[in-house]
Context: one part of a larger RNA
RNA sequence: CUGGGCGUAAAGCGCACGCAGGCGGUUUGUUAAGCUAGAUGUGAAAGCCCCGGGCUCAACCUGGGAACUGCAUUUCGAACUGGCAGACUAGAGUAUGGUAGAGGUGAGUGGAAUUUCUGGUGUAGCGGUGAAAUGCGUAGAUAUAGGAAGGAACACCAGUGGCGAAGGCGACACUCUGGACCAAAACUGACGCUGAGGUGCGAAAGCGUGGGGAGCAAACAGGAUUAGAUACCCUGGUAGUCCACGCCGUAAACGAUGUCUACUAGCCGUUGGGAGACUUGAUCUCUUAGUGGCGCAGCUAACGCGAUAAGUAGACCGCCUGGGGAGUACGGCCGCAAGGUUAAAACUC
Numbered sequence: 001c002u003g004g005g006c007g008u009a010a011a012g013c014g015c016a017c018g019c020a021g022g023c024g025g026u027u028u029g030u031u032a033a034g035c036u037a038g039a040u041g042u043g044a045a046a047g048c049c050c051c052g053g054g055c056u057c058a059a060c061c062u063g064g065g066a067a068c069u070g071c072a073u074u075u076c077g078a079a080c081u082g083g084c085a086g087a088c089u090a091g092a093g094u095a096u097g098g099u100a101g102a103g104g105u106g107a108g109u110g111g112a113a114u115u116u117c118u119g120g121u122g123u124a125g126c127g128g129u130g131a132a133a134u135g136c137g138u139a140g141a142u143a144u145a146g147g148a149a150g151g152a153a154c155a156c157c158a159g160u161g162g163c164g165a166a167g168g169c170g171a172c173a174c175u176c177u178g179g180a181c182c183a184a185a186a187c188u189g190a191c192g193c194u195g196a197g198g199u200g201c202g203a204a205a206g207c208g209u210g211g212g213g214a215g216c217a218a219a220c221a222g223g224a225u226u227a228g229a230u231a232c233c234c235u236g237g238u239a240g241u242c243c244a245c246g247c248c249g250u251a252a253a254c255g256a257u258g259u260c261u262a263c264u265a266g267c268c269g270u271u272g273g274g275a276g277a278c279u280u281g282a283u284c285u286c287u288u289a290g291u292g293g294c295g296c297a298g299c300u301a302a303c304g305c306g307a308u309a310a311g312u313a314g315a316c317c318g319c320c321u322g323g324g325g326a327g328u329a330c331g332g333c334c335g336c337a338a339g340g341u342u343a344a345a346a347c348u349c
Base pairs, nucleotide, nucleotide: 004320005319006318007303008302012317014201015200016199017198021194022193023192025088026087027086028085029084030083031082033081034080035077037075038074039073040072041071042070049065050064051063052062053061054060091191092188093187094186096183097182098181099180103177104176106174108172109171110154115149116148117147118146120144121143125136126135162169163168206247207246208245209244210243211242215241216240220236221235222234223233258316259315260314261313262312263311266294267293268292269291270290271289272288273287274286275285276284277283278281298305299304322349323348324347331342332341333340334339
């Protein structure tokens, strides 16, 4: 390079936007770069192949031919691809009217609960466990009702429910704001798809500066358990968890399934929208966008997937190529650091 693959065997970048590149709807005309056919020149000789000839044969030598699938020039052609010019509306988008939603941002408000404090009532226990002990308590705890403070999270509603590209998003009202869907069909007229590099977003933990700190809780201390117990259980408890700003850039970042498009039996739920029917209902039917359960064909090593495909095809990107060594070393880039990213080899089985 050709090939075969990527749900679970190695393999889909965590997700998006997007420059270059690749690919690209219907139709008319034109062009002739790709394409098709012919001609001319060239494509050294030897070799390979075919038909002969010479050494007794062969190897070997030798004559002729074919081939040299290529390149250049030129002529014909115009279906397809490309270029140019024009038209179209089925892709894409805009406008209009609606709809649902934990989509995002900022700044407020609320109640339940835990904890602490305060002053009452009240008295000897509380707490905790398999059982205990450490711990708390006559300096009045636990319990109980009232008040106050403060932080964090928002029970029920809640649903294989919704929204978001992914990470993710859940009290209430407000501010600013992104996207989606439906209806009808006014407008633009291919404006599209993908996307190496690049850029942005990106859970948790961690880092820097400054706040905050109720509960929980790495580390740590003590009590137990145990042969031991650097654990599991218990009592405490600091970083952290929270906020602002700035880093980090990784996860079983999972549907372990890249994005987009088209096509291919059905049945049952559910969410948002639209339409219709009558028997006007806790109704039925159709349709559309999601989200689930089965299932035909087909696919699959099997498990399973099955219009939300892992089926049938196309476009583009990423990735894989025996196990270990190793996602390591070295170097580069990034980072305050932790480290991340790119990424081998010797050796060994």
Small-subunit ribosomal RNA, central domain from an uncultured prokaryote, 349 nucleotides, folded computationally. Its Rfam family is "Bacterial small subunit ribosomal RNA".